[in-house]
RNA sequence: CAAUUAUCAAGAAAGACUGAGGGAAAGGCCCGAUGACGUCUUAGCAACCUGCGCCUCCAGCGUAACGGUGCUAAUUCCUAUCUGUUAAAUGACAGAGAAGAUAAUGC
Numbered sequence: 001c002a003a004u005u006a007u008c009a010a011g012a013a014a015g016a017c018u019g020a021g022g023g024a025a026a027g028g029c030c031c032g033a034u035g036a037c038g039u040c041u042u043a044g045c046a047a048c049c050u051g052c053g054c055c056u057c058c059a060g061c062g063u064a065a066c067g068g069u070g071c072u073a074a075u076u077c078c079u080a081u082c083u084g085u086u087a088a089a090u091g092a093c094a095g096a097g098a099a100g101a102u103a104a105u106g107c
C1' cells in the first nucleotide's frame, strides 16, 4: 500500500498534558472550554493472530489471556446505490452492493 479472506446490532475507563474543533468523505444529527479530538501512563473490553485441547487432515468447536495487534459516545451514529415486500404519500422492513475500520496473508 493496490489486493484476498473474515468480522463489524455486544463489550470496555481514570489521571496528566494540550487547547478548538471533532465524529473518514457528502447531507444530517450529535460530542465539545462542565475541556471534546489528540499524546502519554495505568486500567479495562474483546478474542483476529497465538498457547492448549477435541477432531485422521482441512475446516470447525472449546478453552486460556503470557505474547503480537486492536478497541474503550451514539448499530460502521443515521442516510445515500440496487433489488424485493409493504404503505395514499413522507416512510418502514429484508437482502445485496459501494465506501470505511480491524486482523491475518500478500506486495
Base pairs, nucleotide, nucleotide: 001106003105004104005103006102007101008100013042014041015040016039017038021031022030023029026079027078028077043072044071045070048068049067050064051063052062053061054060076099081096082095083094084093085092086091

Description
The RNA shown here (SAM riboswitch aptamer (S box leader)) has 107 nucleotides and comes from Hufsiella arboris. It matches the Rfam family "SAM riboswitch aptamer (S box leader)". Its family is annotated with regulation of gene expression in the Gene Ontology. It was read from a public genome assembly, where an Rfam model found it. Lineage of the source: Bacteria > Pseudomonadati > Sphingobacteriia > Sphingobacteriales > Hufsiella.